[in-house]
Context: one part of a larger RNA
RNA sequence: UGACGGGACCCCGCACAAGCGGUGGAUUAUGUUGUUUAAUUCGACGCAACGCGAAGAACCUUACCAGGCCUUGACAUACCCAGCAAAGCUAUAGAGAUAUAGUGGAGGUUAUCUGGGAUACAGGUGGUGCAUGGUUGUCGUCAGCUCGUGUCGUGAGAUGUUGGGUUAAGUCCCGCAACGAGCGCAACCCUUGUCUUUAGUUACCAUCAUUAAGUUGGGGACUCUAGAGAGACUGCCGGUGAUAAACCGGAGGAAGGUGGGGAUGACGUCAAAUCAUCAUGCCCCUUAUGGCCUGGGCUACAAACGUAAUACAAUGGCGUAUACAAAGGGAUGCGAAGUGGUGACAUGGAGCAAAACUCAUAAAGUACGUCUCAGUUCGGAUUGAAGUCUGCAACUCGACUUCAUGAAGCUGGAAUCGCUAGUAAUCGCGGAUCAGCAUGCCGCGGUGAAUACGUUCUCGGGGUUUGUACA
Numbered sequence: 001u002g003a004c005g006g007g008a009c010c011c012c013g014c015a016c017a018a019g020c021g022g023u024g025g026a027u028u029a030u031g032u033u034g035u036u037u038a039a040u041u042c043g044a045c046g047c048a049a050c051g052c053g054a055a056g057a058a059c060c061u062u063a064c065c066a067g068g069c070c071u072u073g074a075c076a077u078a079c080c081c082a083g084c085a086a087a088g089c090u091a092u093a094g095a096g097a098u099a100u101a102g103u104g105g106a107g108g109u110u111a112u113c114u115g116g117g118a119u120a121c122a123g124g125u126g127g128u129g130c131a132u133g134g135u136u137g138u139c140g141u142c143a144g145c146u147c148g149u150g151u152c153g154u155g156a157g158a159u160g161u162u163g164g165g166u167u168a169a170g171u172c173c174c175g176c177a178a179c180g181a182g183c184g185c186a187a188c189c190c191u192u193g194u195c196u197u198u199a200g201u202u203a204c205c206a207u208c209a210u211u212a213a214g215u216u217g218g219g220g221a222c223u224c225u226a227g228a229g230a231g232a233c234u235g236c237c238g239g240u241g242a243u244a245a246a247c248c249g250g251a252g253g254a255a256g257g258u259g260g261g262g263a264u265g266a267c268g269u270c271a272a273a274u275c276a277u278c279a280u281g282c283c284c285c286u287u288a289u290g291g292c293c294u295g296g297g298c299u300a301c302a303a304a305c306g307u308a309a310u311a312c313a314a315u316g317g318c319g320u321a322u323a324c325a326a327a328g329g330g331a332u333g334c335g336a337a338g339u340g341g342u343g344a345c346a347u348g349g350a351g352c353a354a355a356a357c358u359c360a361u362a363a364a365g366u367a368c369g370u371c372u373c374a375g376u377u378c379g380g381a382u383u384g385a386a387g388u389c390u391g392c393a394a395c396u397c398g399a400c401u402u403c404a405u406g407a408a409g410c411u412g413g414a415a416u417c418g419c420u421a422g423u424a425a426u427c428g429c430g431g432a433u434c435a436g437c438a439u440g441c442c443g444c445g446g447u448g449a450a451u452a453c454g455u456u457c458u459c460g461g462g463g464u465u466u467g468u469a470c471a
Stems, first nucleotide, its partner, number of pairs: 001471002003468003007465007015455002019419005026310008034301002042053002064296007073121001077120002079117005088103006123285002126283003132279002134274003137270001139268001144183006150159003163174003189262004194230007204219002208217002233256001236250005312412001316371007328359003333352002338347003378409001383404007425447007
């Protein structure tokens, strides 16, 4: 000087408390462990692994296993030889890779194209993340981490950065052997909330006509869209305070003291994660640890754990009618009306590179009816049958529909998680990936709470101080 303390003091955080809803019990989905297996590819392991890499394993993917094949190789560069013999299509054999034959006619002819040959080499998702780059997590959006000069100290170092106040903040003020500065904080950026203005098409419709309908004429007011500006600064008033910084209350205001949300992550810590995104040193394989193919596996199942979905019902289930979004996607695409089907869907093909057409009926809600506390008209697992769709192909192993079946479950032990406001809870909608496949993920809006006395305690963090047989 640090680190540590079941030392002291000060301060903060959904850290506790106060509340609301969960998890832990059930079934299912999914990940992991374990076990099994020819293989169940690999990685991730307290917080910070476990709906994680994977924004989508039937083949492919695919790295694993079995079998069948290739050996200058599927891919790159260089050398030699031969040449019209390429790809594609068809036929035969085969599980296919592939082989043979026919057809075909690209590119090249100085051979850059094809085949063959020899060697340098290719190739490796083989090892090492404890050899590395790059990227990322975490403490933590915590308020810290440092430097120059000066001063003090033999020196390691100290000072500044401590102290008195204050702040979300090393934020600011005052004081001070310090004076300044840098990386962080804040601001600048995006978005949302108010107003003005400009512009009105595909958006809008108050006034005037018109229509089944903003449909058409028309309008530029309103909504909205998207450009430019204004607006909030403790600016104003009162009080407290050291007359400071600031804090408390108030006015005006759409918004008030960082208005809400996002992006933004200092010096460093964990030999943290990743050699399987990529790159890369060294080591290893080279008729195989490389390459091609078919089939299988990654989907196994006694058991255990994590994360979710759905429930256990009447603040509910079911039936009929009916209202109101936002944000997105669309050409190998979205696909309307109409028609068929109980339905998944089929048919159809209008329109639309989309403020125009379409996906697309939002759902909870509201009105009426019914059920009357039951393992039920709750709950939907499981199983049987019949279908639909995608796709060479749904057996292993897809999603959906209809009929039938109708399991566990009556609110969950010890323990434990999230959340402070348009939040929690609850309701639906969209998107990426994607042929198909979502209870996951990322977004969007609708309805919309309760509680916070307080900082004794638990956990984590910041500062000062103290002790130390630790570095």
The prediction has a mean pLDDT of 84. The part of an RNA shown here (small-subunit ribosomal RNA, 3' major domain) has 471 nucleotides and comes from an Erysipelotrichaceae bacterium. The source organism's lineage runs through Bacteria, Bacillati, Erysipelotrichia, Erysipelotrichales and Erysipelotrichaceae. It was read from a public genome assembly. Its Rfam family is "Bacterial small subunit ribosomal RNA". Gene Ontology terms of the family: structural constituent of ribosome and ribosome.